[in-house]
Context: one part of a larger RNA
RNA sequence: UGACGGGGGCCCGCACAAGCGGUGGAGCAUGUGGUUUAAUUCGAUGAUACGCGAGGAACCUUACCAAGGCUUAAAUGCAUAAUGACGUAUUUGGAAACAGAUAUUUCUUCGGACAGAAUGCAAGGUGCUGCAUGGCUGUCGUCAGCUCGUGCCGUGAGGUGUUAGGUUAAGUCCUGCAACGAGCGCAACCCCUAUCAUUAGUUGCCAGCGUUUAAAGACGGGGACUCUAAUGAGACUGCCAAUGAAAGUUGAGAGGAAGGUGGGGACGACGUCAAGUCAUCACGGCCCUUACGUCUUGGGCUACACACGUGCUACAAUGGUAAGUACAGAGGGCAGCUACUGGGUGACCAGAUGCGAAUCUCGAAAACUUAUCUCAGUUCGGAUUGGAGUCUGCAACUCGACUCUAUGAAGCUGGAAUCGCUAGUAAUCGCAUAUCAGCCAUGAUGCGGUGAAUACGUUCCCGGGCCUUGUACA
Numbered sequence: 001u002g003a004c005g006g007g008g009g010c011c012c013g014c015a016c017a018a019g020c021g022g023u024g025g026a027g028c029a030u031g032u033g034g035u036u037u038a039a040u041u042c043g044a045u046g047a048u049a050c051g052c053g054a055g056g057a058a059c060c061u062u063a064c065c066a067a068g069g070c071u072u073a074a075a076u077g078c079a080u081a082a083u084g085a086c087g088u089a090u091u092u093g094g095a096a097a098c099a100g101a102u103a104u105u106u107c108u109u110c111g112g113a114c115a116g117a118a119u120g121c122a123a124g125g126u127g128c129u130g131c132a133u134g135g136c137u138g139u140c141g142u143c144a145g146c147u148c149g150u151g152c153c154g155u156g157a158g159g160u161g162u163u164a165g166g167u168u169a170a171g172u173c174c175u176g177c178a179a180c181g182a183g184c185g186c187a188a189c190c191c192c193u194a195u196c197a198u199u200a201g202u203u204g205c206c207a208g209c210g211u212u213u214a215a216a217g218a219c220g221g222g223g224a225c226u227c228u229a230a231u232g233a234g235a236c237u238g239c240c241a242a243u244g245a246a247a248g249u250u251g252a253g254a255g256g257a258a259g260g261u262g263g264g265g266a267c268g269a270c271g272u273c274a275a276g277u278c279a280u281c282a283c284g285g286c287c288c289u290u291a292c293g294u295c296u297u298g299g300g301c302u303a304c305a306c307a308c309g310u311g312c313u314a315c316a317a318u319g320g321u322a323a324g325u326a327c328a329g330a331g332g333g334c335a336g337c338u339a340c341u342g343g344g345u346g347a348c349c350a351g352a353u354g355c356g357a358a359u360c361u362c363g364a365a366a367a368c369u370u371a372u373c374u375c376a377g378u379u380c381g382g383a384u385u386g387g388a389g390u391c392u393g394c395a396a397c398u399c400g401a402c403u404c405u406a407u408g409a410a411g412c413u414g415g416a417a418u419c420g421c422u423a424g425u426a427a428u429c430g431c432a433u434a435u436c437a438g439c440c441a442u443g444a445u446g447c448g449g450u451g452a453a454u455a456c457g458u459u460c461c462c463g464g465g466c467c468u469u470g471u472a473c474a
Stems, first nucleotide, its partner, number of pairs: 001474002003471003007468007015458002019421005026313008034304002042053002064299007076122005083115002087104007106113002124288002127286003133282002135277003138273001140271001145184006151160003164175003190265004195233007205222002209220003236259001239253001240251004315414001319373007331362003336355002340351004380411001385406007427450007
């Protein structure tokens, strides 16, 4: 100087407390461990692995296994050089890859161009090492810290500044001081959102004036309003009161759409964990080279006495079922989204129209109204299984989703323990997108609808910051 303490002081955080909803019990989905297997490819493992890499494993992907092939190879370039091929069609063997046969097959200014078999030189490796590395990432932590120059102090390591008194979300600011300044962080500058104004009105809007219709911005027209999207304004403790030396704090103060960081996002200091990744990529070293490379078919990654994590659906009446009536936002669309009409109980099919989209299209559910069920393993719950189908795709056996019908399991609120959340939040309800032929999506990322309760307080648990103290630790 640090680190540590079941030392002390001060302070903070959904850390506790106060509340609301869960997990742990059931069924299923998914990931992991274990076991099994020819193979169940590999990685991730307290917090910081386990719906994680994977934003989508039937083939492909695919790296694994079995079997069958190839050896300058899948690609590209150069050199040498026989040649007219390569390809296409038919056909034989085959699971295919591949091997064989037949037919067909360039241009030319005759210099060559083009193509490609062969040979040579360069390949290839998801093989090892993340403890050789770059890059990227997690975590402490959006915590308020981490340092430097000069000066001063100390033999020196080092200290001071950065401590102290206040204050703040903040090393934020003020005052003081052998310190005076500065840098990386904090904050602000950026984006979205909440209010208003100006500009601009099409594909958006429709107040007033007409037209039309069963109804309808459908039409003439209009720029008022909504909205769209560009530019500005606006919030700064600026004003008032109290308090204070100041910074600031307090106020159901005024004004204001918004008040003291308005709400949210992006943004992550010096460093820590030899943290993670050689399987995104790049790269040192090592290793393989008729194989640890590469092609193909089939299988596996989907196994199943079991254990754990994360979720979905429930156990019902604040509910289930049936019928009727409303209201979003944000996105997507041509190998696409599809209005509308017809068929089918339905998944869907057949026709047909508009739209490369503020124009056409995909489209809410909780909610509300009425009826019924009346506390039951039920009109709760939907697992499992039988049958019949639809769609995608070369192909749904291993191993897809969906529909109809029948079946109707466990489950009556969950032990010890444990998690999330402070406001448009929790809870609850649906919608969209990426990936994608299809989909094992209950996942992920967004979007809006309805919309709470509680916080006395900081004694305690956990994590963190500053000062101080002890130490036989570094």